[in-house]
RNA sequence: CUCCGACACUAGCAAACCUAGGGUGACCUAGGGACGCAAAGCAAGGGAUCUCGGUGACGAGACCGCCCAGCUACCGAA
Numbered sequence: 001c002u003c004c005g006a007c008a009c010u011a012g013c014a015a016a017c018c019u020a021g022g023g024u025g026a027c028c029u030a031g032g033g034a035c036g037c038a039a040a041g042c043a044a045g046g047g048a049u050c051u052c053g054g055u056g057a058c059g060a061g062a063c064c065g066c067c068c069a070g071c072u073a074c075c076g077a078a
Stems, first nucleotide, its partner, number of pairs: 004076002012037002017032006035065001041071002045068003049062005
């Protein structure tokens, strides 16, 4: 340095749900709250799933803590 991931160390994030607000909607933001997470950090490339419009072909979105891939990163046992 790379790989790897401990009943280790220092930290970190925050599911469902509730409240307020935004959006046609999926969902998002803030506060509370912790199911969990070794990338549950960043970004949104390819799928999946979801929403809106459409007879349909499709178009436009959402999420990405569903999978694959990209970039960066703390610690140091086996």

Predicted 3D model of a 78-nucleotide RNA (c-di-GMP-I riboswitch aptamer).